[in-house]
RNA sequence: UAUUGAAAAAGGCAAACUUAUCGAAAGAUAAGGACGCAAAGCUACGAGUCUAAAGUCCUGUAGGAUAUGAUAGUCGGGUUGCCAAA
Numbered sequence: 001u002a003u004u005g006a007a008a009a010a011g012g013c014a015a016a017c018u019u020a021u022c023g024a025a026a027g028a029u030a031a032g033g034a035c036g037c038a039a040a041g042c043u044a045c046g047a048g049u050c051u052a053a054a055g056u057c058c059u060g061u062a063g064g065a066u067a068u069g070a071u072a073g074u075c076g077g078g079u080u081g082c083c084a085a086a
Base pairs, nucleotide, nucleotide: 003085004084005083012037013036017032018031019030020029021028022027035073041079042078043077045076046075047074048071049070050069055066056065057064058063
């Protein structure tokens, strides 16, 4: 430097759910809690998914569409990194 994660060790993160706060919502944050995770660290660049208050467009005036909102624990890309093996 690149590959791999069988065994081991040191640590790390934290799903559902509960409470509080923020938000229109999706969801986020904090505390509790562990389903899992070797990048479940960071990054919305590509694809996907979720939401639609405001705005815009359509409209049969009932409503529909739309991301600029969200998701990195959906996948890919980018980037940084612990331990061990050969």
Predicted 3D model of an 86-nucleotide RNA (c-di-GMP-I riboswitch aptamer) from Bacillus coahuilensis p1.1.43. The RNAcentral record of the sequence draws on Rfam and Ribocentre. Its mean pLDDT, the model's own confidence on a scale to 100, is 87. NCBI's taxonomy places the organism under Bacteria, Bacillota, Bacilli, Bacillaceae, Bacillus coahuilensis. RNAcentral records the identical sequence in 2 taxa.